[in-house]
Record summary
Predicted 3D model of a 1499-nucleotide RNA (small-subunit ribosomal RNA) from a Candidatus Magasanikiibacteriota bacterium. The organism belongs to Candidatus Magasanikiibacteriota, within Bacteria. It matches the Rfam family "Bacterial small subunit ribosomal RNA". It was read from a public genome assembly.
RNA sequence: ACAUUCAUUGAGAGUUUGAUCCUGGCUCAGGAUGAACGCUGGCGGCGUGUCUAAGGCAUGCAAGUCGAACGAACCCGAUUUUCUUCGGAUUAGCGGGAAGUGGCAAACGGGAGAGUAACACCUUGGUAACCUACCUUCGAGACGGGGAUAGCCCAGAGAAAUUUGGAUUAACACCCGAUGGUCAUGGAGAGACUUAUGUCAUUCCAUGUAAAUAAUUUAUUGCUCGAAGAGGGGCCUAGGUCCUAUCAGCUAGUUGGUGAGGCAAAAGCUCACCAAGGCUAUGACGGGUAGAGGGCGUGAGAGCGUGACCCUCCUCACUGGGACUGAGACACUGCCCAGACUCCUACGGGAGGCUGCAGUCAAGAAUAUUCCACAAUGGGCGAAAGCCUGAUGGAGCGACGCCGCGUGCAGGAAGACGCCCUUCGGGGUGUAAACUGCUUUUAUAAGGGACGAAUUCGUGACGGUACCUUAUGAAUAAGAGGUUGCUAACUCUGUGCCAGCAGCAGCGGUAAUACAGAGACCUCAAGCGUUAUCCGGAUUUACUGGGCGUAAAGCGUCCGCAGGUGGUUUGACAAGUCAUUGGUCAAAUCCUGAGGCUUAACUUCAGGACUGCUAAUGAAACUGUUAGACUCGAGGCUGGGAGAGGCAAGCGGAACUAUCGGUGUAGUCGUAAUAAGCGCUGAUAUCGAUAGGAACACCAAAGGCGAAGGCAGCUUGCUAGAACAUGCCUGACACUCAUGGACGAAAGCGUGGGGAGCGAAGGGGAUUAGAUACCCCCGUAGUCCACGCCGUAAACGAUGUGCACUAGGUAUUGGGAGUAUCGACCCUCCCAGUGCCGUUGAAAAAAGCUAACGCGUUAAGUGCACCGCCUGGGGAGUACGGUCGCAAGACUAAAACUCAAAGGAAUAGACGGGGACCCGCACAAGCGGUGGAUCAUGCGGUUUAAUUCGAUGAUACGCGAGGAACCUCACCAAGACUUGACAUAUAGCUGCAAGCCUCUAGAAAUAGAGGCCUCCUUCGAGGGUGCUAUACAGGUGCUGCAUGGUUGCCGUCAGCUCGUGCCGUGAGGUGUACCGUUAAGUCGGGUAACGAGCGCAACCCUCGCCGUGUGUUAAAUGUACACACGGGACUGCCUGGGCAACCAGGAGGAAGGCGGGGACGACGUCAAAUCAGCAUGGCCCUUACGUCUUGGGCAACACGCAUGAUACAAUGGCCGGUACAAAGGGUAGCUAAGCCGCGAGGUGGAGCCAAUCCCAAAAAAUCGGCCUAAGUUCGGAUUGUAGGCUGCAAUUCGCCUACAUGAAGUUGGAAUCGCUAGUAACCGCGAAUCAGAACGUCGCGGUGAAUACGUUCUCGGGUCUUGUACUCACCGCCCGUCAUACCACGAAAGUUGGCAGUACCCGAAGGCUCUCGUAAGAGGGACGAAGGUAAGGUCAGUAAUCAGGGUAAAGUCGUAACAAGGCAUCCGUAGCGGAAGCUGUGGAUGGAUCACCUCCUUU
Repeated sequence: ACAUUCAUUGAGAGUUUGAUCCUGGCUCAGGAUGAACGCUGGCGGCGUGUCUAAGGCAUGCAAGUCGAACGAACCCGAUUUUCUUCGGAUUAGCGGGAAGUGGCAAACGGGAGAGUAACACCUUGGUAACCUACCUUCGAGACGGGGAUAGCCCAGAGAAAUUUGGAUUAACACCCGAUGGUCAUGGAGAGACUUAUGUCAUUCCAUGUAAAUAAUUUAUUGCUCGAAGAGGGGCCUAGGUCCUAUCAGCUAGUUGGUGAGGCAAAAGCUCACCAAGGCUAUGACGGGUAGAGGGCGUGAGAGCGUGACCCUCCUCACUGGGACUGAGACACUGCCCAGACUCCUACGGGAGGCUGCAGUCAAGAAUAUUCCACAAUGGGCGAAAGCCUGAUGGAGCGACGCCGCGUGCAGGAAGACGCCCUUCGGGGUGUAAACUGCUUUUAUAAGGGACGAAUUCGUGACGGUACCUUAUGAAUAAGAGGUUGCUAACUCUGUGCCAGCAGCAGCGGUAAUACAGAGACCUCAAGCGUUAUCCGGAUUUACUGGGCGUAAAGCGUCCGCAGGUGGUUUGACAAGUCAUUGGUCAAAUCCUGAGGCUUAACUUCAGGACUGCUAAUGAAACUGUUAGACUCGAGGCUGGGAGAGGCAAGCGGAACUAUCGGUGUAGUCGUAAUAAGCGCUGAUAUCGAUAGGAACACCAAAGGCGAAGGCAGCUUGCUAGAACAUGCCUGACACUCAUGGACGAAAGCGUGGGGAGCGAAGGGGAUUAGAUACCCCCGUAGUCCACGCCGUAAACGAUGUGCACUAGGUAUUGGGAGUAUCGACCCUCCCAGUGCCGUUGAAAAAAGCUAACGCGUUAAGUGCACCGCCUGGGGAGUACGGUCGCAAGACUAAAACUCAAAGGAAUAGACGGGGACCCGCACAAGCGGUGGAUCAUGCGGUUUAAUUCGAUGAUACGCGAGGAACCUCACCAAGACUUGACAUAUAGCUGCAAGCCUCUAGAAAUAGAGGCCUCCUUCGAGGGUGCUAUACAGGUGCUGCAUGGUUGCCGUCAGCUCGUGCCGUGAGGUGUACCGUUAAGUCGGGUAACGAGCGCAACCCUCGCCGUGUGUUAAAUGUACACACGGGACUGCCUGGGCAACCAGGAGGAAGGCGGGGACGACGUCAAAUCAGCAUGGCCCUUACGUCUUGGGCAACACGCAUGAUACAAUGGCCGGUACAAAGGGUAGCUAAGCCGCGAGGUGGAGCCAAUCCCAAAAAAUCGGCCUAAGUUCGGAUUGUAGGCUGCAAUUCGCCUACAUGAAGUUGGAAUCGCUAGUAACCGCGAAUCAGAACGUCGCGGUGAAUACGUUCUCGGGUCUUGUACUCACCGCCCGUCAUACCACGAAAGUUGGCAGUACCCGAAGGCUCUCGUAAGAGGGACGAAGGUAAGGUCAGUAAUCAGGGUAAAGUCGUAACAAGGCAUCCGUAGCGGAAGCUGUGGAUGGAUCACCUCCUUU
């Protein structure tokens, strides 16, 4: 590689995030059970049923049998003999039964799993080291004797159990002698086979040991010795056989030897003596747990879990010990002793052992009948009949499991009732029911009726059962769980973070498919769910089949024993390996094929499988072993070089501080700024001298050396390692390394020195709310040296060591060659090694790997070898225990409990007391204000019967309201109405239009009276209208967090997106970054993007210039004006710059680079505002939360805020004169002239539906006069009086006029607002609303400035980038103490209990042994269970109190961390502090930002 045969064959999902990929845990879907619980329950078959207390047991039964082993009494039955009064007595034998002697069985069968981690079990061998009753086969035999004894009888003891003495008797009971052999022992010889002893066959000698000739039905059964078989058993051996090292050393009969004893048998099995051994990291010893296997469950398998029922083995029998009998026991229903417990007792003593079958109590979530039968199968005894058998065969109970069947079948409506939903139309339940026809499995009743019997006869517990037939009649028979996703199945009502649900995620705060009920639906079905446990999914312990740079994970580094692995070549062996064959792997189980129960479950038969172990034979490539050889791995010798490698000694200069001396005078030091400190007793500064200690500027670097830590002035000495070059030598000597050893920064510890500077602690000064800190001034340990400890760090490349393979570039070290030169340098090339780069910013990576980031010949690529380590977060590197240490502490290292996450990388945002660039009346430069005064208006607050409601940082507050005296009106008081003030419809009643006017009561609404008018019409009481009734109206009542619509702000900021393509595993990115430019994502260049959309701009309106046309109201023309239509501006032209876009300047032009102004507002944000403008879901009210009316209130007033008006005056005020607008409005209107009034106004009525008339006077300005610095001739509040106007009405509460009054105020603190040109500022005019009522609002024109250097700073915004533990997005997140409650654990003076041992005391039964005795027996010895005493060990329970941990609601104190987190953070160590923490010292980058250096690339 091909072919054949057989069998089998693997699914995922939810949950961390704003989203993504990964890591990683948790959870679910499947199967199973000796199950239990809840709800429900028709039948049958086959199985199965105390898993807990190996806790205690009443009662009955569970092992007997043999008269063909034996003697004998009594009773019963039939028979015999003799006698007989015929009642009976007696004798003999036969059969049966009770006790006894004797034989066999009782060691099986049945139960249970306490103990046991062991030759107990399983697999494989051995026994030449053994035994075996009954059974089978073979050989040989059974001769002669003997004395007892139970029973029975007699006499006692005792309550009983039981027992003593005497007499008598039998055997297949017991004893003695003989004979015997292929028996046993000892000795001698010698063959075969094995050897470690030895076995088998055989020859001879010596010694020793048998029997029942019994029984009967005469055919057999028994007895003894020996040999063999079968089956059964004992012992030994190799391998396998749970957890724990927080159990590391254990062992004195222990290991071996010699001898003896003992046993069926080897052996320290036991004893005496001798030796000092034996086991252990391949886990001894100790502790915990546990019967083992076949199998069973699950799984694709490998495995993992398990050991009910059935089969095999072991062990146990109330607890502990012991032996006896026997072929076999140290014996479940035998014995002895001790103990506990129960029972009986006459108190002296005795009896008992359900872990056999039933049953009972207890325990428990929980597990059955005190049943039938030996008919079958099997067992014991017997010659047999037979007896016994709770083994077994059956029945009963339990849905406990598996399997099968049924609860009916067909027809039957466009579809009843009921119930549910509804958009009110209808839809669902649903052919479902009713009704009609049919059937009878099952159930009930009746009749028949087995197989199982082997065996000719007879024999059936089950059982009148299975099965068959007939009858009646749909009759007797459906529930459980679920319906948010996973996961099949949806609506309504109730509830309102409540009640509750939940396997996980999670649901419930008024529209809940998630709670509860109902309907509907889904799944399974006599069951359905829940709980518990196991496997699976989980490749989540990874052998199959995982990982360790950043997610958990590489020991700080090296050396190195054991162990693992190991270069080239030749031969041998055959342990591993491979092939073939034999044995075994019990049966059952499993698979396949057949058969039997109606089917199936179940069961029978046949075949396969049981992947294992073992033996034999063979092969020799590879591994291994062994014997040789080799040189490339490794090492050695030689040579010249490099280096902060180490140790020791000596020397040097700069700086610093101190001391002394000189000069010199008032400050100095320090900080963001201060202060404390130092200084007139002379500092700082400066010069000189002396002393001291520590560290070595420049060189210096990405550099060098070292295993790591680490190492730096110079010189010398000693010393280690690495590299290179040349040849030579050894000949695999190698790599890695558990345990172990050595080294190991800083801090710290001990002893002794030293001490300049720095500097934990400490003191003082600042800062601050506080400041146990950051900053400043001092300053002790320490830092330094010697010796000794400690042994840890972010001991980091967060990357173990070694070897090999897979483009390079560059620097440097050493060497060689070439050219050239007098020579060196330089230049070129080559070799070997070492190091670096591969990025910041355009260069740089390829392949490969990676979750991505990234790594990329110094691998995190591809492979090999070995070691270390990981398995969710927290608890915790903690507790306990152990080892080390002087201590600090280090190393080793859990659990309870708790959470559903914790985490890595990357993405989009947002944010930063991060960065870069840009813009804006953002700042700056200016002008004018606000904040101070008085008044107006709005708001808060307060008050009130009510002061209706809304709007509340920016983005509420002259806002809704562009106009509250009534009305408005929603608020309050009082009075009224109830189909209603308003809409539609129906029915009825009738009446009649409606409407208008007057009067009465009343505050009015309203009520009553009277009058006027007396309707239209298709003639249908049709329209209209009134009353009654019903549907309904009505609500400025609630929810803007259920909504529509509209609006504000960011913001007129320049952004926001899409299609296709490309990149990325993906979220996403690109496009839209960059360079220029612009007001602009405007345009250009460039570009893995190319295009497009919403925004920008333009198109629209208006103003500015011109032309043309038209035009009234202008007397006419022109002009002006108005309207309409055109033109005009486009960087078009020129100059310069620039690739271009574009920019700067210029010309012309009314206007120049967007000409000015307006309308126009992207995707979105703020649960922004509005239910009171309107609309609208839901909820609420319905003689009231609706409607009407009168009056009041919204206007209150100690006070605070906001927006304005007017001022404080001379750039002004007052008086007088003169001039110039625009834009509007007007018939319920604007109102002229004229006249009256000081005036508001009145009168008047022309004109005007407007380029015609009116409002209408423009005001600042300008000309002239007065005022002269004052609370004024400023300012006008307030108040009084008198008037005017509107309106039904002016008191609460309007506006205006005149006269009088004449307040505060002399330019306004901190702070703050607007504005960049026809703008600010100043000045007046008009309009909307409106009866009346503007200092507000919206418009209009007049006069008309100043300033902008610039972008450092403030605010806001845009783009890019960076960090992030934020995403509810910094108004974020989050740490620790303290307080409260709960939970589990730890420590603890103690205290209680269990377990195993040690020493000693006591010492039962018993066997062994010794003495005495003829014997029976008596006495002693060592051993020996239980018990006692003592000191300890170990495990567990409990405890005042103490400590830390976890969880919990909105507590308290601070703000440590995340951004440069506002002092970068973190690690080790030390000190300190309410707490997070701070500080010192050394280290890391897992630090932002800026600058510099070097390198790379391009030009």